[in-house]
Context: one part of a larger RNA
RNA sequence: CUCUGGUUAAGGAACUCGGCAAAUUACCCCCGUAACUUCGGAAGAAGGGGGGCCUUUUCUGGUGACGGGACUUGCUCCCCGAGCUGGAGAGGGCCGCAGAGACCAGGGCCAAGCGACUGUUUACUAAAAACACAGGAGCGUGCGAAGUCGUAAGACGAUGUAUACGCUCUGACGCCUGCCCGGUGCCGGAAGGUUACGGGGAAGGGUUAGCCCGCAAGGGCGAAGCUCUGAACCUAAGCCCCGGUAAACGGCGGCCGUAACUAUAACGGUCCUAAGGUAGCGAAAUUCCUUGUCGGGUAAGUUCCGACCUGCACGAAUGGCGUAACGACUUGGCUACUGUCUCAACCAGAGACUCG
Numbered sequence: 001c002u003c004u005g006g007u008u009a010a011g012g013a014a015c016u017c018g019g020c021a022a023a024u025u026a027c028c029c030c031c032g033u034a035a036c037u038u039c040g041g042a043a044g045a046a047g048g049g050g051g052g053c054c055u056u057u058u059c060u061g062g063u064g065a066c067g068g069g070a071c072u073u074g075c076u077c078c079c080c081g082a083g084c085u086g087g088a089g090a091g092g093g094c095c096g097c098a099g100a101g102a103c104c105a106g107g108g109c110c111a112a113g114c115g116a117c118u119g120u121u122u123a124c125u126a127a128a129a130a131c132a133c134a135g136g137a138g139c140g141u142g143c144g145a146a147g148u149c150g151u152a153a154g155a156c157g158a159u160g161u162a163u164a165c166g167c168u169c170u171g172a173c174g175c176c177u178g179c180c181c182g183g184u185g186c187c188g189g190a191a192g193g194u195u196a197c198g199g200g201g202a203a204g205g206g207u208u209a210g211c212c213c214g215c216a217a218g219g220g221c222g223a224a225g226c227u228c229u230g231a232a233c234c235u236a237a238g239c240c241c242c243g244g245u246a247a248a249c250g251g252c253g254g255c256c257g258u259a260a261c262u263a264u265a266a267c268g269g270u271c272c273u274a275a276g277g278u279a280g281c282g283a284a285a286u287u288c289c290u291u292g293u294c295g296g297g298u299a300a301g302u303u304c305c306g307a308c309c310u311g312c313a314c315g316a317a318u319g320g321c322g323u324a325a326c327g328a329c330u331u332g333g334c335u336a337c338u339g340u341c342u343c344a345a346c347c348a349g350a351g352a353c354u355c356g
Base pairs, nucleotide, nucleotide: 001351002350003349004348005347006346007345008344010342011341014340019337027051028050029049030048031047036041038172052094053093054092055091056090057089058088059087060086061085062084063083067079068078069077070076071074095099107335108334109333110332111331112330113329114327115326119131120130135170136169137168138167139166140165141164147156148155149154173322174321175320176319178252179251180250183249184248185245186244187243188242189241192240193239194238198234199233203229204228205227206226207225210221211220212219213218253271254270255269256268257267280314281311292308293307294306295305296304
């Protein structure tokens, strides 16, 4: 010097990103206990007091000897209640610094965010505001169900039957959940347009028995058959089209002017849109400018709390706003407490180091 423990004057978070770590607290009995609340809680709230031993005594519980009584003479019943013992008090006394004497064994409070809660998770860097969750909603599914696995047989669903099952979203509870169906998706419609295979076969090509021209070489025409191509026309879903649907995917404006101080604009004009953000909330886990401004707390506060609203870029089941209880969650404050610190010291043990 390093590690693990222990103690420390005065101060007491001045340490630090942050009270990280440590310290405080801790058991039983009694007293006492706020806001808020879903009336269950919050609550062991908080905050106080007592606790050992000896002796005397009171009350009470258990067990029940000796003795007595009764008869139905029994491993009987009844009465008395000694002794031992459990618990709770009261009086007196004793000792120590200290009586839950060691070990073991909650620090507490206030405010805010998120998530209702108990649970679950990254086996080996993340336990959380992530996942799940009861509850809410939508869609599908009439039973050989939908859906899933499998080529199939078959199986699960389910030996269930719409108060059921599958999928998706939201996430207790309370108050609520506005407008837009133009785009995309889904559902419904079937008149018209378009459209595949297939049907259809107009028309055309190849081949050539034969015919024609030619002295020949060769050229032309060409039935049937075989073969190739193939128009019109008929023909489904789909798409176009017509409607519906947002707790489907999603979306929810701009400019200019106006009131008898100023400022602001209930009001007006205009352009655009499918419709132009309602309630509630708001510098927020969201605010760039920004340490916004005001208030609170501090001597001093980029954090925190309460407001304001100029919302760069909140907003209603990709839910909005609240909310008692809960949380090894996150943030701020207070108290107690402390070697975290001012500022370090000493002790014990184990290393390092020296010698062997």
Molecule: large-subunit ribosomal RNA, domain IV
Organism: Actinomycetota bacterium